[in-house]
Small-subunit ribosomal RNA, 3' major domain from Gudongella sp., 477 nucleotides, folded computationally.
Context: one part of a larger RNA
RNA sequence: UGACGGGGACCCGCACAAGCAGCGGAGCAUGUGGUUUAAUUCGAAGCAACGCGAAGAACCUUACCAGGGCUUGACAUGCCACUGACCGCGCCAGAGAUGGUGCCUUACCUUCGGGUACAGUGGACACAGGUGGUGCAUGGUUGUCGUCAGCUCGUGUCGUGAGAUGUUGGGUUAAGUCCCGCAACGAGCGCAACCCCUGUUUCUAGUUGCCAUCAUUAAGUUGGGCACUCUAGAGAGACUGCCGAUGACAAAUCGGAGGAAGGUGGGGAUGACGUCAAAUCAUCAUGCCCUUUAUGCCCUGGGCUACACACGUGCUACAAUGGUCGGUACAACGAGGAGCAACCCAGCGAUGGCAAGCAAAUCUCUAAAAGCCGAUCCCAGUUCGGAUUGCAGGCUGCAACUCGCCUGCAUGAAGUCGGAGUUGCUAGUAAUCGCGGAUCAGAAUGUCGCGGUGAAUGCGUUCCCGGGUCUUGUACA
Numbered sequence: 001u002g003a004c005g006g007g008g009a010c011c012c013g014c015a016c017a018a019g020c021a022g023c024g025g026a027g028c029a030u031g032u033g034g035u036u037u038a039a040u041u042c043g044a045a046g047c048a049a050c051g052c053g054a055a056g057a058a059c060c061u062u063a064c065c066a067g068g069g070c071u072u073g074a075c076a077u078g079c080c081a082c083u084g085a086c087c088g089c090g091c092c093a094g095a096g097a098u099g100g101u102g103c104c105u106u107a108c109c110u111u112c113g114g115g116u117a118c119a120g121u122g123g124a125c126a127c128a129g130g131u132g133g134u135g136c137a138u139g140g141u142u143g144u145c146g147u148c149a150g151c152u153c154g155u156g157u158c159g160u161g162a163g164a165u166g167u168u169g170g171g172u173u174a175a176g177u178c179c180c181g182c183a184a185c186g187a188g189c190g191c192a193a194c195c196c197c198u199g200u201u202u203c204u205a206g207u208u209g210c211c212a213u214c215a216u217u218a219a220g221u222u223g224g225g226c227a228c229u230c231u232a233g234a235g236a237g238a239c240u241g242c243c244g245a246u247g248a249c250a251a252a253u254c255g256g257a258g259g260a261a262g263g264u265g266g267g268g269a270u271g272a273c274g275u276c277a278a279a280u281c282a283u284c285a286u287g288c289c290c291u292u293u294a295u296g297c298c299c300u301g302g303g304c305u306a307c308a309c310a311c312g313u314g315c316u317a318c319a320a321u322g323g324u325c326g327g328u329a330c331a332a333c334g335a336g337g338a339g340c341a342a343c344c345c346a347g348c349g350a351u352g353g354c355a356a357g358c359a360a361a362u363c364u365c366u367a368a369a370a371g372c373c374g375a376u377c378c379c380a381g382u383u384c385g386g387a388u389u390g391c392a393g394g395c396u397g398c399a400a401c402u403c404g405c406c407u408g409c410a411u412g413a414a415g416u417c418g419g420a421g422u423u424g425c426u427a428g429u430a431a432u433c434g435c436g437g438a439u440c441a442g443a444a445u446g447u448c449g450c451g452g453u454g455a456a457u458g459c460g461u462u463c464c465c466g467g468g469u470c471u472u473g474u475a476c477a
Stems, first nucleotide, its partner, number of pairs: 001477002003474003007471007015461002019425005026316008034307002042053002064302007073127001077126002079123006088103006106117004129291002132289003138285002140280003143276001145274001150189006156165003169180003195268004200236007209226003214223002239262001242256005318418001322377007334365003339358002344353003384415001389410007431453007
């Protein structure tokens, strides 16, 4: 100087407390461990691994296993020889890879000898290749403490020195934020602001958007209009600016006015010096090591989907604030050409047929659901719950057996609110309800977004956890 303390003082955080909803019990989905297996590819491991890499394993992917094949190779550059192709269309053998075979089939220059280009085949060698090892050799990227308020430097001063001072102190703040004081005076990286979205308003603009007035219609449908809504560009607006109180005449705090918004308005992006030899050699790059008729490459089939069990994360429930049936209302974000697909028709339905429109403020996906209005059920393992299984179908795709999704009929399991313990959340939040996207041929209860309805509680900081500042002890570095 740090680190540590079941030392002290002060402060903060959904850290506790106060509340609400969960998890832990059930069924299923998914990840992991374990076990099994020819293989169940590999990585991730307290918080910070475990719906994680994977924004999507039937083949492919695929790295694993079995079998069948190749050896200058699936891919790159260089040399030599031969051929004239390559592409395209068949036939035979084969599980296919592959092998055999048929048809078709170059260009330019030319002294007509040939040369060049391109492509294929063959050959020899340099080499290719490796998701093989090492993340404890590395770059790059990332997690975490933590959006915590800290981390440092120059000069000066003090100290033999390590170092100290500044950065401590008195206040204050979300903040090393600001003020005052002070052997310090300044500065840098962080904080804040500058950026984006959202909340109010003005102007500009008016189609594909909108409709107050006039006419018209089944309908903003059409004429008309751009007021309003909205769209999207430029501005305004909030600064403790104003008033009062407190305060040290300060910083600031508390209350108030005006205001759409008030003291960081709400949300996002943004992550200092560093810590964990943290993660990643399987995104990529890369040193070294290893491999070279194989640890490389091609193919068929299988596996990654196994199942006594254990754990994590979710979904659905156990019901009446509910289930079922009928009627009826109101969104936002988005996506669409190998695409989204209306209307109509067929089907109980999944879906199919025909086919308009739309590269989209125009058309489509698109029905929002919870809600509201009625009807029914009457507390039961039920008209709750839907697992499981049988049968019959639909869709995608070369192909749904291993191993996809969806529909109908039948079946109708556990489950009556969950032990010890444990998680999230302070407001348009929790809870609850549906909708969209990426990936994607098909395949979400995951994930990323969107809007609808919309709470309760917060006395307080004694305690648990984590963090910050000062101080103290130490046989630790």
It matches the Rfam family "Bacterial small subunit ribosomal RNA". Rfam links the family to the GO terms structural constituent of ribosome and ribosome.